Notes:
A computed fold for a 293-nucleotide RNA from Flagellimonas meishanensis, annotated as Bacterial RNase P class A. Its mean pLDDT, the model's own confidence on a scale to 100, is 77. It was read from a public genome assembly, where an Rfam model found it. Rfam family: Bacterial RNase P class A. Gene Ontology terms of the family: ribonuclease P activity, dimeric ribonuclease P complex and tRNA processing.
[in-house]
RNA sequence: AGAGCAGGCCACCUUAUCGCUGCAACAUUAGUUGGAGAGGAAAGUCCGGACACCGUAGUGCGGCAUAGCGGGUAACGCCCGUCCACCGAAAGGUGAGGACAAGUGCAACAGAAAGCAAGUACAGUUCGGCUGUAGUGAAAUCAGGUAAACUCUAUGCGGUGAAACGCCAUGUAAACCAACAUUAAAGGGCGGCACGUCCAAGUUGGAGGGUAGGCGGAUUGAGCUUUUGGGCAACCAGGGGCCUAGAUAAAUGGUAGGGAUAUACAGAAUCCGGCUUAUGGCCUGCUUUAUUU
Repeated sequence: AGAGCAGGCCACCUUAUCGCUGCAACAUUAGUUGGAGAGGAAAGUCCGGACACCGUAGUGCGGCAUAGCGGGUAACGCCCGUCCACCGAAAGGUGAGGACAAGUGCAACAGAAAGCAAGUACAGUUCGGCUGUAGUGAAAUCAGGUAAACUCUAUGCGGUGAAACGCCAUGUAAACCAACAUUAAAGGGCGGCACGUCCAAGUUGGAGGGUAGGCGGAUUGAGCUUUUGGGCAACCAGGGGCCUAGAUAAAUGGUAGGGAUAUACAGAAUCCGGCUUAUGGCCUGCUUUAUUU
């Protein structure tokens, strides 16, 4: 100097001024002051939950998911360690890693033949394809391969989703027609089906009328950061510090100056833990090649 592997960090900052959204305090007629205001992936909607409702919620079948061993976590199909297998020169990476004597399948061409039976050529022979060799082929004598083939085993699994759900206000036609039902079950609920169980005096269908406004949910969390101890690690426990968007057709922008490693991918909509995908730059460690000393 080149090529590669693994990990970490940043994603603009700051000053002045004007504007937007929300919060707190004061004030009281719409003002003053102070603080805050999109991401490492906010994307995908792929997993797992918190929360809310069905709802008190079962059994069987079917369906789906996972799969070495041990640990972590609220939990997981996630993460860590380790064994084995494969890829790579190596650092490292990937794993859909239980079972083929429970059963059923699949394997072109070649070959006599690709599985429960036979049999090409040659040799031996106890004259029985009984034994062996050769040909073909990835694989040939009750054999092996294949289970991101069907399947079997073990373990696990309710559903819906913030447009969930709850409260308040307004308004109408709690009226009309038809069917079923009215002392018991018409109808409805329980992931798909069956059984079972629960609610039930009205239910279903049709035509028509009125309304669509406000508040909560809604951000203090399985939270962030720092330090001590334990642990190979994931992570766990203790001490200190911090509070950091809540819109509802959707807010964070304009101007001027300075700085920085300076160009990207890209905008929250209930929230959190992961995985996957997109992407600019900087730093650290490791592997290897060439050259020089």